[in-house]
Molecule: transfer RNA
Organism: Opitutaceae bacterium
RNA sequence: UGCCCGAUGGUGUAAUGGCAGCACAGGCGACUUUGACUCGCCUAGUCAUGGUUCAAAUCCAUGUCGGGCAG
Numbered sequence: 001u002g003c004c005c006g007a008u009g010g011u012g013u014a015a016u017g018g019c020a021g022c023a024c025a026g027g028c029g030a031c032u033u034u035g036a037c038u039c040g041c042c043u044a045g046u047c048a049u050g051g052u053u054c055a056a057a058u059c060c061a062u063g064u065c066g067g068g069c070a071g
Stems, first nucleotide, its partner, number of pairs: 001070007010024004018054001026042005047063005
């Protein structure tokens, strides 16, 4: 430099173009003499900017970052 792949709460991982879920972690509460376990509730996310569409995490373009291949 060229080509390919990826980016979703703090972490891991889902989601035929049609309400962004799940688990762990965190907070609060219940239980307990206290703690742990267990149970309930809550917080928190689509890499960025545009485009297509009635509707975009998903499709398209550009960029950023990470990984792979070639030189």